This is a predicted structure of a 1493-nucleotide RNA (small-subunit ribosomal RNA) from a metagenome.
Model confidence (mean pLDDT): 84 of 100.
Rfam family: Bacterial small subunit ribosomal RNA. Gene Ontology terms of the family: structural constituent of ribosome and ribosome.
The RNAcentral record of the sequence draws on SILVA.
RNA sequence: AGAGUUUGAUCCUGGCUCAGAUUGAACGCUGGCGGCAUGCCUAACACAUGCAAGUCGAACGCGAAAGCGCCUUCGGGUGUGAGUAGAGUGGCGGACGGGUGAGUAACGCGUGGGAAUCUGCCCUGCAGUGGGGGACAACCCGAGGAAACUCGGGCUAAUACCGCAUACGUCCUAUGGGAGAAAGGGGGCCUUCGGGCUCUCGCUGCAGGAUGAGCCCGCGUCCGAUUAGCUUGUUGGUGGGGUAACGGCCCACCAAGGCUGCGAUCGGUAGCUGGUCUGAGAGGAUGAUCAGCCACACUGGGACUGAGACACGGCCCAGACUCCUACGGGAGGCAGCAGUGGGGAAUAUUGGACAAUGGGCGAAAGCCUGAUCCAGCAAUGCCGCGUGUGUGAAGAAGGCCUGCGGGUUGUAAAGCACUUUCAGUGGGGAAGAAAAGCGCGAGGUUAAUACCCUUGUGUGUUGACGUUACCCACAGAAGAAGCACCGGCUAACUCCGUGCCAGCAGCCGCGGUAAUACGGAGGGUGCAAGCGUUAAUCGGAAUCACUGGGCGUAAAGCGCACGUAGGCGGCUAGGUCAGUCAGAUGUGAAAGCCCCGGGCUCAACCUGGGAACUGCAUUUGAUACUGCCUGGCUUGAGUAUGGUAGAGGGAGGUGGAAUUCCAGGUGUAGCGGUGAAAUGCGUAGAUAUCGGGAGGAACACCAGUGGCGAAGGCGGCUUUCUGGACUGAUCCUGACGCUGAGAUUCGAAAGCUAGGGGAGCAAACAGGAUUAGAUACCCUGGUAGUCCUAGCCGUAAACGAUGGAUACUAGAUCUUGCAUUUUUUGCUUGGUCGAAGCUAACGCGUUAAGUAUCCCGCCUGGGGAGUACGGUCGCAAGGCUGAAACUCAAAGGAAUUGACGGGGACCCGCACAAGCAGUGGAGCAUGUGGUUUAAUUCGAUGCAACGCGAAGAACCUUACCUGGGCUUGAACUGCAGGCAUUAGCUACCUGAAAGGGAUAGUGAUUCUCUUCGGAGAAACCUGUGGAGGUGCUGCAUGGCUGUCGUCAGCUCGUGUCGUGAGAUGUUGGGUUAAGUCCCGCAACGAGCGCAACCCUUGCUCUUAGUUGUCAGCGAGUUAUGUCGGAUACUCUAAGGGGACCGCCGGUGAUGAGCCGGAGGAAGGUGGGGAUGACGUCAAGUCAGCAUGGCCUUUAUGUCCAGGGCUACACACGUGCUACAAUGGGUGGUACAGAGGGCUGCAAGACCGCAAGGUGGAGCAAAUCCUUAAAACCAUCCUCAGUUCGGAUUGUAGGCUGCAAUUCGCCUACGUGAAGUUGGAAUUGCUAGUAAUCGCGGAUCAGCUACGCCGCGGUGAAUACGUUCUCGGGUCUUGUACACACCGCCCCUCACAUCACGAAAGCUGGUGAAACCAGAAGUCAUUGGUCUAACCCGUUCGCGGGAGGAAGGUGCCGAAGGUGUUGCUAGUGAUUGGGGUGAAGUCGUAACAAGGUA
Repeated sequence: AGAGUUUGAUCCUGGCUCAGAUUGAACGCUGGCGGCAUGCCUAACACAUGCAAGUCGAACGCGAAAGCGCCUUCGGGUGUGAGUAGAGUGGCGGACGGGUGAGUAACGCGUGGGAAUCUGCCCUGCAGUGGGGGACAACCCGAGGAAACUCGGGCUAAUACCGCAUACGUCCUAUGGGAGAAAGGGGGCCUUCGGGCUCUCGCUGCAGGAUGAGCCCGCGUCCGAUUAGCUUGUUGGUGGGGUAACGGCCCACCAAGGCUGCGAUCGGUAGCUGGUCUGAGAGGAUGAUCAGCCACACUGGGACUGAGACACGGCCCAGACUCCUACGGGAGGCAGCAGUGGGGAAUAUUGGACAAUGGGCGAAAGCCUGAUCCAGCAAUGCCGCGUGUGUGAAGAAGGCCUGCGGGUUGUAAAGCACUUUCAGUGGGGAAGAAAAGCGCGAGGUUAAUACCCUUGUGUGUUGACGUUACCCACAGAAGAAGCACCGGCUAACUCCGUGCCAGCAGCCGCGGUAAUACGGAGGGUGCAAGCGUUAAUCGGAAUCACUGGGCGUAAAGCGCACGUAGGCGGCUAGGUCAGUCAGAUGUGAAAGCCCCGGGCUCAACCUGGGAACUGCAUUUGAUACUGCCUGGCUUGAGUAUGGUAGAGGGAGGUGGAAUUCCAGGUGUAGCGGUGAAAUGCGUAGAUAUCGGGAGGAACACCAGUGGCGAAGGCGGCUUUCUGGACUGAUCCUGACGCUGAGAUUCGAAAGCUAGGGGAGCAAACAGGAUUAGAUACCCUGGUAGUCCUAGCCGUAAACGAUGGAUACUAGAUCUUGCAUUUUUUGCUUGGUCGAAGCUAACGCGUUAAGUAUCCCGCCUGGGGAGUACGGUCGCAAGGCUGAAACUCAAAGGAAUUGACGGGGACCCGCACAAGCAGUGGAGCAUGUGGUUUAAUUCGAUGCAACGCGAAGAACCUUACCUGGGCUUGAACUGCAGGCAUUAGCUACCUGAAAGGGAUAGUGAUUCUCUUCGGAGAAACCUGUGGAGGUGCUGCAUGGCUGUCGUCAGCUCGUGUCGUGAGAUGUUGGGUUAAGUCCCGCAACGAGCGCAACCCUUGCUCUUAGUUGUCAGCGAGUUAUGUCGGAUACUCUAAGGGGACCGCCGGUGAUGAGCCGGAGGAAGGUGGGGAUGACGUCAAGUCAGCAUGGCCUUUAUGUCCAGGGCUACACACGUGCUACAAUGGGUGGUACAGAGGGCUGCAAGACCGCAAGGUGGAGCAAAUCCUUAAAACCAUCCUCAGUUCGGAUUGUAGGCUGCAAUUCGCCUACGUGAAGUUGGAAUUGCUAGUAAUCGCGGAUCAGCUACGCCGCGGUGAAUACGUUCUCGGGUCUUGUACACACCGCCCCUCACAUCACGAAAGCUGGUGAAACCAGAAGUCAUUGGUCUAACCCGUUCGCGGGAGGAAGGUGCCGAAGGUGUUGCUAGUGAUUGGGGUGAAGUCGUAACAAGGUA
């Protein structure tokens, strides 16, 4: 620091996801040791049991018992225990320490200040501590009660209580005065026992300090506006009350204030902070442990006591719950430490000790202390250590993989040599301990060498942890490694299993038979006593952007203006110093973080010091900038004045053209409308035409990227009222400015209300068409509406998809208006093109989307959704504001390359057209589908399967079926063993054959070496590795092939352009059959294709003449190159020539080329063939062959016999033969080419009607064999189902073959079907072509061949042309397609499922105001009742008073009750839309002109 993911690819926008760090964690697997930390985040749920706050006899009174001893009258007494235990009075402490985070959005907390306060114990100072009194507990007696406990009577002490005295200072005050304290205990000495002296601890008053606490203020402190207004003790004042203290804290009266858009009130959530986690930082998240503050203590209320509480282990009341009960009443509060139940994914022991630290009490010893210190449990975290070290290659065995060679695990192991940390056993052994006490000194106090205090020194006791840390010894590698991952991100790969199953997955995505992605294994990678997963936070995320983002088209500029608050603001001088900057001071607790040291062997951890704490406050300075105050200026802004242009706005008047309608004239049969029609109108006179009239609406030409306006918008002419803009010159004011939340105004069309108006047009509606349908598009009609007046609505793709203002930054050109010059220039307006710059690109570019400043609005993935709910506006329609659940990993912008278009332009092709002949109809042949079958083997399936694989299925072929057999096998091969009467041959039995069986005979052989004995190999047999498979997968493959297409295309290098995909070149203008060539050009070149080179054919030359040929010469024959000869010609077959737009004319650009002509056998590629670019179709083929994987192995292999591939209602393709006279029959007579031939072709001859047979000359071929037919001549037939046609079928034959039945071909005679030119549709062909005629060959015993591949004979017609159909090419355009239009994609309905809304209601929570009632309790009040101290009186009996108590009353007042209402949550028959879901239904709305943009 980034990465993955939208696309065919690209750039951008944008979301989702990952890698990091962290945690009070949990879960899974695993687990050796130690140190240091941490451990109910959930139910502030309920709690059994134990403990957690007592202490003081030096404040006080009382006061046992057991035991032991003695005595005893046996009842007991007495001594001791013992003034002990114990309770009580009293004092201090239970307000600390410990727990929890429910409540609280608050002066609660943080920070910094402040004044009107209190403060026990502690410290300092001053002063005092005198003298009296009356009670009440305990105790005793009695009573009640189950208990808790309570009541009555009696006795008694105090540092308990109450007066009196005194009063420096204290308080009150009217300045005269008045009020107000106390307590003693202990030690020592002396004592006349009264007491005194002294020390000490106490006590009282006052002042100060310290500590702690209370109160007030500034600033900071979460979310929601779908919470906008809140408030009556409310805000202030006066006077009281109350408090420790200020204060509406409370009360009476007076005033009417106070808070709020800088967010009041309300709702939700939450303890706050130091800090913690993360981050580069700024920030974000968080508030466990430790520390500070706050709040709470079962829930709610209340006070008492006290220095301090409205009190966790105190009290009272109410409530809920639990327990006890004798039913009358009582008791309780773990959010203390342990522990239990419950909840939960989840969190520990009912431990030890006060040894240390600290706290309470005490003079002290000491006691108490679940604070604390320790131990236990838990890998919960952090840190450290170990599980050995060295050597060791035969690279062992085993595992895994393999290309079978090997590789890897792997120096790893074993083996050898060492070591012993930790754990184990035994032994030793610190520190945490200083005190207190005691002894001896010194000092203080004192009369005192007592006492007491301080201090020095010596001595000496105290350890929970603890079997401590640490050290030593012993033995032995001995006891100690797992977890996750291995497709990319992301380090790490193979095999097997599985087969869209099982499963994985953080995102993208894997899995449908070769899965590095599932499961296992081997191997590897990462971390390691842990490793993964899940959850959560920050980061990455610049993805809320202060640092640090955007808004033309990706999400995003309000429809426009005016203007309030607010924000911002020209030049200049002075003042001030609020902001700003600098210094100083105080504070910013400690801990933590950071730095430097120190201590545990290191580290974690602990510890000392420093820095830091970016803050706040006070104070002193600086004065540039900003603010504020005062003064000035003119450039911003504005006023005045002269002109100018204009569909700017309102109101009134008025004009012509046109449509329609009305009445009339002329006139007659149609008009109208459409792609074509029909509905409609018209003989009752339309349409057309003429003039007249009515009425409404809109204003042709001018008219223009012309004008005006803020936008919406504004168009005949004219009058009037009125807003703004521009321009010229010159005064004036003096910053008066810009923007603008909320508010307000204006605001197209449609729509609404009321009243008018209504010509044309025209939603709805009706009819006619179209259509599968057509609630549409088209046509004929037609109502709201469109128009006017008044009002509402307030929205539009209200768009420049671009907020407003100001300044700056090249120009060119056109334009509106004004001024000025007459060369032009200045300002203004509207456009186009372009510089720099910007932009993802497109594009923008002085009218910015550039560079800057100011202000406003808006955005933060897609869908759900501009929806729901709430609020608000509206008559309604609806508008504004505006979510969530759920769901997806994309949605999107611009540009690129293709493909496609019922887009465009150009061009080509037997593509159409023009022609000829067909197919489709018939019969037959053949192939296919289907059906059938035991099997009808398999493959090929639009073009590009279907006379295709198959250039030949009777057996064989043959792969299929039935049946019978074989099992190392029919064929191949390695190894081991055997092999002389073995293999083979002959003969036999069985059988359909294959095969099986047994016997007899015969009986070898080849090669090499040889020492001649033999050995080895081959052959054969047995066994074992293994063969075999036309079994599957052409979607695992090679090779080959088809097709687009013989179409003219497909690419590369370098350069250039572009961020990039890519472009350029290859486009353009011409031209060509052609990316063929020329010209131009940021391209220049090149490659594969095209063309040419190759073969053949057409002309010619040279050479060569046999088997070819025969002109001339000769010979011969009835006749024939038959012979001698010849090689001239034809021909044969080798090599040359020839054709190149070369020549001429025209045209074109003087080019490429094109047109015409000449010459020529041939003329513009002469004809034909071979030749098939990059690629497409997962095209075809595993059954030609090869081949991976899978399957099979007495069978899916192999052998054999028979059957089947030849079936047959039917459908299709391809052909043959025909339907006839351009023909058929018969007879005669001509003319080819290319091939084939020894298991062969076969002549002449003979036989047969013929197929054919007999026989065999010749020929391994330019030598022999193989008949050309149509044509032509002659004749018959004369338009008929025929002398056409030949299917079907009978009989008799022939041939091949082992075999002709299923199932061959041919011949003869007989039979003589359909068919009279073929519907829709469709095929081939442009010249030696179509059409027509025959001939040959492969395969092959024969043949189903009418097929296929070749060969020649005869030999046409037509092409105006490119509008249309099909296919193709180039350029361009649009695109939401890229599996590429056989694409994509929308809505309803149906089904399943999910979340949400509405809903008669139902249930809960919470709040408000009203009323009722009112516990405890404070305060107030109180006739009566009771009452020790003090006062008065007194007859000492007592009476009265003050004060007090209980009780009563009043105010307030919690829970509770009653009805009303708000908010909120849950639930609800039914209902609404929405989301999601491989193959449902209906259509086809959008994307191309998407077929109506």